Background:
RNAcentral holds the full RNA, with entries from ENA. Predicted 3D model of a 349-nucleotide part of an RNA (small-subunit ribosomal RNA, central domain) from an uncultured prokaryote.

Context: one part of a larger RNA
């Protein structure tokens, strides 16, 4: 390599866009490249296999046929691939009407609540913890009332509830905008599907450069605890968490499950539409697009999965091939950096 295989054992790229490439509904005609049929050359001999002869047999050594599974030329086929000219509408768009939704940017605004300031009341403690202290407090603190700054996040609604390809999205108006689902028709007429490279978006943390900074809080400091305690526990606190614009591209980035299509019992929830029905409801039936929970058959090592498949098939892609060494070295690409990504081998077992 071939094969086998990626939910949990090695393995699905972190998710879309989309270049080459592969693959690709229906029907008619044509072509004849692919495929199929013959015929002719040719495929050296020898070997190998059949059959025969010859050395008494054999090994051996003859003679014949068969093999040589291929190439190239010429004639024929025309079902399927495939090119070409045309058809159709079942995929797939695209108009009409609507629906539901924390999808996304961008402005603006709301009320709890912490923290700090100002006053007022009031007086001797408050705060912490297992249990103390460090710390705050007779310059009036903790409490409690009014009044003001300021930043951050949005209780209740709240739901195996909704959007979004992920990543994620949550207080409330406004603007801009991006997808779904639904109805009924009209159009387009294969325009699809995957997708190596490429490009694009990616949580947190990190890093530039300017803000901001209420709570929280790496590092720091202080107090305890301990044999020690560079920890857990207390108090206290600086980047940082926030804005803006760049960077960084990684996560148990998980459904540990790659995309799309097509077929394979039901049963119970739900959330958005649609249509019937009657007893007019806080209903009932039927569809359909998610979103869950149990199960037939079926698959699994087994746990388990089970129309939302990991069942039964097709097409594309990605990956995997004993442990450790190692996701390391080198060397390239990228990156301000940190590193990221590409990726070994000696050696060992």
């Nucleotide at each position: 390599c071939u094969g086998g295989g990626c939910g949990u054992a090695a393995a699905g790229c972190g998710c879309g866009c989309g270049u080459a490439g592969g693959u690709g509904g229906u029907u008619u005609g044509u072509u004849a490249a692919g495929u199929u049929g013959a015929a002719u050359g040719u495929g050296a001999a020898a070997u190998c296999c059949c059959u025969g002869g010859g050395c008494u047999c054999a090994a051996c050594c003859u003679a014949g046929g068969a093999c040589u599974u291929g190439c190239a030329u010429u004639c024929g086929a025309a079902a399927c691939u495939g090119g070409u000219a045309g058809u159709c509408u079942a995929g797939a768009g695209u108009a009409u009407a609507g629906u539901a939704g924390a999808g996304g940017a961008a402005a603006g605004u709301g009320g709890a609540a912490u923290u700090c300031c100002c006053g007022g009341u009031g007086u001797a403690g408050c705060g912490g913890u297992g249990a103390a202290a460090u710390g705050c407090g007779u310059a009036g603190a903790u409490a409690u009332c009014g009044g003001g700054a300021g930043g951050a996040a949005c209780a209740u609604c709240a739901g195996u509830g909704g959007c979004g390809a992920a990543g994620g999205c949550g207080g409330c108006u406004u603007u801009c905008u991006g997808g779904a689902c639904u109805a009924a028709u009209a159009c387009u007429g294969a325009c699809a599907c995957u997708g190596a490279g490429g490009g694009g978006c990616g949580a947190a943390a990190c890093c530039g450069u300017g803000g901001g900074u209420a709570g929280c809080a790496a590092a720091c400091a202080g107090g305890a605890u301990u044999a020690g305690a560079u920890a857990c526990c207390c108090u206290g606190g600086u980047a940082g968490u926030c804005c803006a614009c760049g960077c960084c591209c990684u996560a148990a980035a998980c459904g540990a499950u790659g995309a799309g299509a097509a077929c394979u019992a039901g049963g119970c929830g739900u959330u958005g539409g649609g249509a019937g029905g009657c007893u007019u409801g806080a209903c009932c039936u039927c569809u359909u697009a998610g979103u869950g929970c149990c199960g037939a058959a079926g698959c699994u090592a087994a746990c388990g999965c089970g129309u939302u498949a990991a069942g039964u098939u097709c097409u594309c892609c990605g990956c995997c091939u004993g442990g450790g060494g190692a996701g390391u070295a080198c060397g390239g690409u990228c990156g301000c950096a940190a590193g990221a990504u590409u990726a070994a081998a000696a050696c060992u077992c």
Model confidence (mean pLDDT): 90 of 100. Rfam family: Bacterial small subunit ribosomal RNA. Rfam links the family to the GO terms ribosome and structural constituent of ribosome.